This is a predicted structure of a 74-nucleotide RNA (transfer RNA) from Candidatus Curtissbacteria bacterium RBG_13_40_7. It matches the Rfam family "tRNA". Rfam links the family to the GO term triplet codon-amino acid adaptor activity. Its mean pLDDT, the model's own confidence on a scale to 100, is 80. The organism belongs to Candidatus Curtissiibacteriota, within Bacteria.

[in-house]
């Protein structure tokens, strides 16, 4: 320096261009002599950043920043 792949809640992940969700975590309530467990509910998000394109973008192109991987030159 060239390709390529990831980047969403606190975590690990989803999500044929169409209402952002799971799981575990928290927090509350039920249950229990206490606590775990289970069960039920609630909070939590600039989808890494910035532009585009489209009636609409997590997604499709662009630029960009970090994170892995190949490969070239020294």
């Nucleotide at each position: 320096g060239a390709g390529g792949u990831c980047g969403u809640a606190g975590c690990u992940c989803a999500a044929c261009g169409g209402c952002a969700g799971a799981g575990c975590a928290u927090u509350c309530g039920c249950u229990u002599g206490u606590g775990g467990a289970g069960c039920g509910a609630a909070g939590g998000g600039u989808u890494g950043g910035g532009g585009g394109u489209u009636c609409g973008a997590u997604u499709c192109c662009c630029c960009u920043c970090g994170g892995c991987c190949u490969c070239c030159c020294a």